[in-house]
RNA sequence: CUUAUCGAGAGAGAUUGAGGGACAUGGCCCGUUGACAUCUCAGCAACCUCCAAUUGGAAGGUGCUACGUCCAUGAAGACAAUGUCUUGCAGAUAAG
Numbered sequence: 001c002u003u004a005u006c007g008a009g010a011g012a013g014a015u016u017g018a019g020g021g022a023c024a025u026g027g028c029c030c031g032u033u034g035a036c037a038u039c040u041c042a043g044c045a046a047c048c049u050c051c052a053a054u055u056g057g058a059a060g061g062u063g064c065u066a067c068g069u070c071c072a073u074g075a076a077g078a079c080a081a082u083g084u085c086u087u088g089c090a091g092a093u094a095a096g
Stems, first nucleotide, its partner, number of pairs: 001096006011041005019030003023074005042065003046062003049058003069090001075087005
């Protein structure tokens, strides 16, 4: 850079110590009852891989394990019109 997917799924221990949830704005939520991050083990099964050849199984490689990509807006279009829906942009993951 290209393509595909993103409403499901799955947590504990140790260390650290104040913020975190991609960016911006507005919200909302989590956090000294220790969040976030790092490591270890475990789990899930999104993509690749393997067996099946259809949905199923395995868990080897990445990945993931609060809240719909946490929600809305960021551009465009349609409509029953300041809202609803769709497609983008952006982000994340996988493969090439």
A computed fold for a 96-nucleotide RNA from Kurthia senegalensis, annotated as SAM riboswitch aptamer (S box leader). The sequence is in RNAcentral, with records from MGnify. Its mean pLDDT, the model's own confidence on a scale to 100, is 85.